[in-house]
RNA sequence: ACGCCGUUAGCUCAAUUGGCAGAGCAGCCGUCUCCAAAGCGGCAGGUUGCAGGUUCGACUCCUGCACGGCGUGCCA
Numbered sequence: 001a002c003g004c005c006g007u008u009a010g011c012u013c014a015a016u017u018g019g020c021a022g023a024g025c026a027g028c029c030g031u032c033u034c035c036a037a038a039g040c041g042g043c044a045g046g047u048u049g050c051a052g053g054u055u056c057g058a059c060u061c062c063u064g065c066a067c068g069g070c071g072u073g074c075c076a
Stems, first nucleotide, its partner, number of pairs: 001072007010025004019056001027043005049065005
C1' cells in the first nucleotide's frame, strides 16, 4: 500500500428478507438468610465507531473517514 473481517448497554455478544434495538454477566432495589454469598423477582442502562447518501422506513444497502484484527505485498 492492497484485500478481507469487525466496531451495537460498563463487559461479552444477538438482532431472520430493510419494518417496535435485545440477552447473559456486572450495577441498583426487593425477596430469601442470624448475616453474607448463591438462588429467585424487578429496575436502570443505547449518538448501533464518525460524517454523508439511498429509502415511506437503515444496526442492516451505498460512499468517505477513524480504530482494531487477519492475510498478501512494496521501500529501506
Description
Transfer RNA from a Planctomycetaceae bacterium, 76 nucleotides, folded computationally. NCBI's taxonomy places the organism under Bacteria, Pseudomonadati, Planctomycetota, Planctomycetales, Planctomycetaceae. Its Rfam family is "tRNA". The coordinates come from a structure-prediction model, not an experiment, and the mean pLDDT is 83. The sequence was found in a public genome assembly.